Record summary
The prediction has a mean pLDDT of 83. The RNA shown here (transfer RNA) has 71 nucleotides and comes from a Candidatus Parcubacteria bacterium. The same sequence occurs in records of 2 taxa. It matches the Rfam family "tRNA". Rfam's curators write: Transfer RNA (tRNA) molecules are approximately 80 nucleotides in length.
RNA sequence: GGGCCUAUAGUUCAACGGCAGAACGCCGCUAUGGCAUGGCGGAGAUAUGGGUUCAAUUCCCAUUAGGUCCA
Numbered sequence: 001g002g003g004c005c006u007a008u009a010g011u012u013c014a015a016c017g018g019c020a021g022a023a024c025g026c027c028g029c030u031a032u033g034g035c036a037u038g039g040c041g042g043a044g045a046u047a048u049g050g051g052u053u054c055a056a057u058u059c060c061c062a063u064u065a066g067g068u069c070c071a
Base pairs, nucleotide, nucleotide: 001070002069003068004067005066006065007064010024011023012022013021018054026042027041028040029039030038047063048062049061050060051059
């Protein structure tokens, strides 16, 4: 320098172009004399910039970061 893959919540992962969900974690309440466990509720995310579309996490382009292969 070139090819390919990946980027979603604090972490690990989902998501036919049509309401972004789950588990663990965090916060509050409850239960216990207290802790742990349990029950109920809540906050929290689409790497960045453009394009296509009525509508983009999803499709296209560029950039950034990581991984991998070739040179």